[in-house]
RNA sequence: AGAGUUUGAUCCUGGCUCAGGACGAACGCUGGCGGCGUGCUUAACACAUGCAAGUCGAGCGAGAAAGCACCUUCGGGUGUGAGUAAAGCGGCGAACGGGUGAGUAACACGUGGGUAACCUGCCCUGAAGACCGGGACAACCAUUCGAAAGGAUGGCUAAUACCGGAUAUCCUGCGGAAUCGCAAGUUUCCGUAGAAAAUGGUAGCUUCGGCUUCUGCUUCAGGAUGGGCCCGCGGCCCAUUAGCUUGUUGGUAGGGUAACGGCCUACCAAGGCAACGAUGGGUAGCCGGCCUGAGAGGGUGAUCGGCCACACUGGGACUGAGACACGGCCCAGACUCCUACGGGAGGCAGCAGCAGGGAAUCUUCCCCAAUGGGCGCAAGCCUGAGGGAGCAACGCCGCGUGAGUGAUGACGGCCUUCGGGUUGUAAAGCUCUGUGGGGGGGGACGAAACGCGGGUCCGGGGACGGACGUGCGGUGACGGUACCCCCCGAGCAAGCCCCUGCUAACUACGUGCCAGCAGCCGCGGUAAGACGUAGGGGGCGAGCGUUGUCCGGAAUGACUGGGCGUAAAGGGCGUGUAGGCGGCGCGGUACGUGGCGUCGGAAAGCCCCCGGCUCACCCGGGGGAGGCGGCGGCAAACGGCCGGGCUGGAGGGCAGGAGAGGGGCGCGGAAUUCCCGGUGGAGCGGUGAAAUGCGUAGAGAUCGGGAAGAACACCCGUGGCGAAGGCGGCGCACUGGCCUGGCCCUGACGCUGAGGCGCGAAAGCGUGGGGAGCAAACGGGAUUAGAUACCCCGGUAGUCCACGCCGUAAACGAUGGGUACUAGGUGUCGGGGGGGUUCACCCCGCGGUGCCGGAGCUUACGCACUAAGUACCCCGCCUGGGGAGUACGGCCGCAAGGUUGAAACUCAAAGGAAUUGACGGGGGCCCGCACAAGCAGUGGAGCAUGUGGUUUAAUUCGACGCAACGCGCAGAACCUUACCAGGCCUUGACGGUCGUCGCAACCCCGGGAAACCGGGGGGCCCUUCGGGGGACGGCGGCCCAGGUGCUGCAUGGUUGUCGUCAGCUCGUGUCGUGAGAUGUUGGGUUAAGUCCCGCAACGAGCGCAACCCUCGUCCCGUGUUGCCAGCAGGUGAAGCUGGGCACUCACGGGAGACUGCCGGUGACAAACCGGAGGAAGGUGGGGAUGAUGUCAAAUCCGCAUGGCCUUUAUGGCCUGGGCCACACACGUGCUACAAUGGCGCCGGCAAUGGGGGGCCACGGCGCGAGCCGGAGCGAAUCCCGAAACGGCGUCGUAGUUCGGAUCGCAGGCUGCAACUCGCCUGCGUGAAGCCGGAAUUGCUAGUAAUCGCCCAUCAGCAUGGGGCGGUGAAUGCGUUCCCGGGCCUUGUACACACCGCCCGUCACACCACGAAAGCCGCUCACACCCGAAGCCGGCCGGGAGGCCGUCGACGGUGGGGGGGGUAAUUGGGGUGAAGUCGUAACAAGGUAGCCGUAUCGGAAGGUGCGGCUG
Repeated sequence: AGAGUUUGAUCCUGGCUCAGGACGAACGCUGGCGGCGUGCUUAACACAUGCAAGUCGAGCGAGAAAGCACCUUCGGGUGUGAGUAAAGCGGCGAACGGGUGAGUAACACGUGGGUAACCUGCCCUGAAGACCGGGACAACCAUUCGAAAGGAUGGCUAAUACCGGAUAUCCUGCGGAAUCGCAAGUUUCCGUAGAAAAUGGUAGCUUCGGCUUCUGCUUCAGGAUGGGCCCGCGGCCCAUUAGCUUGUUGGUAGGGUAACGGCCUACCAAGGCAACGAUGGGUAGCCGGCCUGAGAGGGUGAUCGGCCACACUGGGACUGAGACACGGCCCAGACUCCUACGGGAGGCAGCAGCAGGGAAUCUUCCCCAAUGGGCGCAAGCCUGAGGGAGCAACGCCGCGUGAGUGAUGACGGCCUUCGGGUUGUAAAGCUCUGUGGGGGGGGACGAAACGCGGGUCCGGGGACGGACGUGCGGUGACGGUACCCCCCGAGCAAGCCCCUGCUAACUACGUGCCAGCAGCCGCGGUAAGACGUAGGGGGCGAGCGUUGUCCGGAAUGACUGGGCGUAAAGGGCGUGUAGGCGGCGCGGUACGUGGCGUCGGAAAGCCCCCGGCUCACCCGGGGGAGGCGGCGGCAAACGGCCGGGCUGGAGGGCAGGAGAGGGGCGCGGAAUUCCCGGUGGAGCGGUGAAAUGCGUAGAGAUCGGGAAGAACACCCGUGGCGAAGGCGGCGCACUGGCCUGGCCCUGACGCUGAGGCGCGAAAGCGUGGGGAGCAAACGGGAUUAGAUACCCCGGUAGUCCACGCCGUAAACGAUGGGUACUAGGUGUCGGGGGGGUUCACCCCGCGGUGCCGGAGCUUACGCACUAAGUACCCCGCCUGGGGAGUACGGCCGCAAGGUUGAAACUCAAAGGAAUUGACGGGGGCCCGCACAAGCAGUGGAGCAUGUGGUUUAAUUCGACGCAACGCGCAGAACCUUACCAGGCCUUGACGGUCGUCGCAACCCCGGGAAACCGGGGGGCCCUUCGGGGGACGGCGGCCCAGGUGCUGCAUGGUUGUCGUCAGCUCGUGUCGUGAGAUGUUGGGUUAAGUCCCGCAACGAGCGCAACCCUCGUCCCGUGUUGCCAGCAGGUGAAGCUGGGCACUCACGGGAGACUGCCGGUGACAAACCGGAGGAAGGUGGGGAUGAUGUCAAAUCCGCAUGGCCUUUAUGGCCUGGGCCACACACGUGCUACAAUGGCGCCGGCAAUGGGGGGCCACGGCGCGAGCCGGAGCGAAUCCCGAAACGGCGUCGUAGUUCGGAUCGCAGGCUGCAACUCGCCUGCGUGAAGCCGGAAUUGCUAGUAAUCGCCCAUCAGCAUGGGGCGGUGAAUGCGUUCCCGGGCCUUGUACACACCGCCCGUCACACCACGAAAGCCGCUCACACCCGAAGCCGGCCGGGAGGCCGUCGACGGUGGGGGGGGUAAUUGGGGUGAAGUCGUAACAAGGUAGCCGUAUCGGAAGGUGCGGCUG
């Protein structure tokens, strides 16, 4: 100090979350020691038991017992115990100490002051004094009541108890005089009323009167300490609490108090408080401090310390120096206990402890040794204050669980690519140490007081008392603890959390959107570093995690230190109150401000230094800090205030000026509609097309006349005016604001503006008018799946006027107002000045209004003198999204509604700008058999084939829009074969190796469906004849095989597709915060990112093209098996023969074509158009060739391969079956439906290819398929070889001489075998079909169409596939439209990218909330009733006391306010998996959207009116 998370990516905004620290904690797992701290945060709930406040005999009277000793008449007595215990009178204390935080928002607390308005026991100092008397009451005794607690009556008695009187320096009250003070008042003097305990003790002395000492007492003054009261300032939330108050505010008089005061009473006045937040409600003890933070701040108020409040709840007083009194009293209430039922007792928020509550908080311990307190002269007594110990890892601090050495890197574990790696010097082993622990021994500090003795000094004459040294005696709960010494011996002592990112730490297995994890983002759907376990690792360590809370990070409430054009946020606009802020110069003041001095800011804490526990925590000492407050004094710049000036801000006067500024009255024309009349005669109107509607009762059209209402064309503008809303014909008067000019005047009069007040489009409301057009609603017609819409025909409120309401809009520049400053350019409106041959125009400056643009600013877009720049002042507003501008409450309104304005709950985002894509029923440019033009088809039929479906024991599997479906299959009868049924095998059908057996292999026979089993025969090489060897076969062992089982979403490879489309990128540079852009865009051109030009780009790569193959022309070479022009021979015919290579052809090589030439167009470019030449012309035709990428495209069943699964089976062998099924559906084809044809006969013409288990001439047989012979040919030699076509004939439009399905019979061929299930032939049979609905395919030339031929696979099987040649068209205007694509641009809420996104109703489930008849309890004040204790007052009484009155707690009655809980029902909201209906929004979202309002509709929504551009 930051990080994660919105996006495909980016920047910004913004929320959520994390890392840190802290805790009186709790929970989980674990736990060795010590020190120091801390320990009911909840029920201020209820409490058993014990203890927590007594003491004084030196105030007073009285006064036991046990025990011991003695005596005894055995009943007891005496002495001692002992003037002791217990109790009483009296004094002091009990108001401290200790606890708690309920109440309290207050002078309660903090801080600083005041008290001339007060008190103060004990203590200190000073002054003065203490005289004379008196009467009681307890204890005690007696009697007596009561269960008890407790009394009652009579009697005796003392005092430092009580009472009377005297005295009065002083004190107090009153009266008077003087003095001082501004005053309240002070000081001094004079006159009148009130106090004392000579008591005790020591000692001494004593003349027994007393004196002395100490202590106590009275009065006064002072001090000290502690308090009371008053005041300034400071510190919570809610304004959805805005008004509160009648003892209230003040006065006078009186009462009361220690004291001021309305504290109380009477009378008088009518005040007092409040937006600087009164009153009310909620919450809360306050502070020093503590936690956090860089600080400012935020949070908090445990322990320790100060103050306050409280003591079962409420009320009250008494006593006292002090209380309204925790361990006192009285009353009332609730509760608990005792009871003899008549009555009584009690108050742990003291220390322990118990029950209960709770996530949770301790021992019914020891001691007064120390510190402190009360009493006492003292000794001492009391002290749950305190000192200690105990329990608890609750916290902090310290220590230990060992140290060194030790590699073959042991065993084991885990992983592994099987080599190894890791755990890991870790262990073992060896050598040591001894903290803690165990045993033994020693053993504190904390202690000084105090007592006794004695010394010195002081007071006193002395007794004596005090102070300070000193000697002796003597006191420790903790505790035999700390600490020290010796011995023992690694022996007894480690866990917890985490390991996807943030965040440090990774593998394996299990699991398979399951189980689970999770702080946020998010993991898990078969290879999970995220779940669980293990190994390993990381972190911390007697702890570690989790949860909760607070601060931090969060500049996320911003004082330090934020914002508001589009992210949340400028009020719709003005006027103006309070308030805030304020020009120039002078003087004064000293309130702010700044120095200085001084006082306070307790201690503790914090910081620094020093010191004590071995260190540390902790503790002691010293210092500092403490931003605050008081007082005194100084300064006077700035702000404030006062005084007196100034003119620049502001305002006024004067003179001009522009304008849809406002309200009122009047006037005008055009148009629409309606009415009347004329002409006229069939339609008009309306739409995408129609229809509803109007019209022969005369519409529409046209002419004339009339009526009415509303709005003012052109001018009109990028224009003007207004504060905004808004304002538009013309005239008149009234009226607001603004601008210009130059002088005069006032003299800061200014700016802003919470509340307030006013204005405020449209819609809407009320009353009354008006109503032409338009037009929500509504009616009708269309459209549509529907159409509550868009379109059409009608049409009412309304729109208009007057008056009164409403008060909202995308009321927008989404930009509050004011002032000043900060480059320019250009237009326009209104004044002014200057120039100008005064026309055009030019220059300067002021005010307004636009555009462009620099600096600067901004996340960017953009803004840019009209700021969103630079500054200051004032106001308004924002603080994640949804819920929600909703609910409740208040205010306003006739209503509609407006305004103010939440929460629960829920989400990890919601957003702004820009980027790249993709998309658009956006735009531009351009391609393609994309459309169009044309030809032939498909879709209908029959059949073939593939697929779906169904069926089946099985119908193996895969392929699924284009881009699956005559596809994998270029050949399923067995085989293939992966499927099914059955029969079999288990190291296996295959490899290696070893052992053994056999000699082989092989052949034959039997069983069986076969596999297989059984039997027989035969037999290799070498040999020293014992045997050995290598193939081979059988058996056995080992290593292992096998799987067409799964995952193409783990993969390689291969392939399809966009697409032969023209694109896809990189380096460097430049631009941008960045994603990214530029280059690659632009102007031309091309088939092409092809080329040219331009250009912050310059180059380059993969693609394109070319290079390659083939066809087309020519040339050269070579001519056999090819060819035959010429020569010769020769046949029935024939390159058949000699011969020849000229030609064809074959093979090889080469030439040729390059926009090269000419003309034109074009920028003189690239290029295009036309032409010449040429076999071929602008890539000549065809092929091969497929960029970056996309589709998790296809394939684990071609092959390869990770992982998983299987192992007498999911492997292997065999027989048979199936893949060929068939009610259907689709794709691809074949053959047809006929005469451009069928059939018959005749005739003539290819090319590519193939051939040895082959092609087969030729001959024969057969109607034929074919068969029997058989020559030639491993092939330019031999063989396989055309059809359409042409000619002639026939058929004559017919389900036919078309068509051939189907079926029957008879054959042929292949093959082990044609039943399921091959092909072919002959004869017979002769189906559907007469050109095919919606829809749809191919093709631009040697193409389509049509005709046949060949080949691969293959024993056989071709309508499929791959090739070959023959014949050989039509059409293309053109690019509007459909489909696909390229480039540029635009919009976007899309980015798994339009097959996207997304809205609302409805249905279901869950959740929180609102309303709600009512029900329940709480609280507050009010009125009234009752009225305890008690103070006060009155009356009575000899007194005790009684009665009465005011007030008065509790209680009661009544209505009301506030807030809460609950509730039938109801309302919307949120969330939820793949529900229903539609399609509103995002692309012109298919009717642009949105805002306000009104209305209508299942719903989104539609429509009207006005507004906005986002």
This is a predicted structure of a 1510-nucleotide RNA (small-subunit ribosomal RNA) from a bacterium.
Model confidence (mean pLDDT): 86 of 100.